[in-house]
RNA sequence: GCAAACACGGGGGAUGGAGUCCCCCCUGAACGGUUCGGUUGCCUGAUGACUCCUGCCGCGUG
Repeated sequence: GCAAACACGGGGGAUGGAGUCCCCCCUGAACGGUUCGGUUGCCUGAUGACUCCUGCCGCGUG
């Protein structure tokens, strides 16, 4: 000096916020319903999952 591992830290998991857990990435990254090409089949969802809040949709009641 370089590389790897570990620890810590940071970032990410298709639309908002918080907590917990899980997974991924270490910046030419993870990731991106962004673009291009190909294939296939259908449309959803504020979560990767759980809980709460906010927003949206449907139904009912006052």
A computed fold for a 62-nucleotide RNA from a Gammaproteobacteria bacterium, annotated as Fluoride riboswitch aptamer (crcB RNA motif). The coordinates come from a structure-prediction model, not an experiment, and the mean pLDDT is 79. Taxonomically the source falls in Gammaproteobacteria (Bacteria, Pseudomonadati, Pseudomonadota).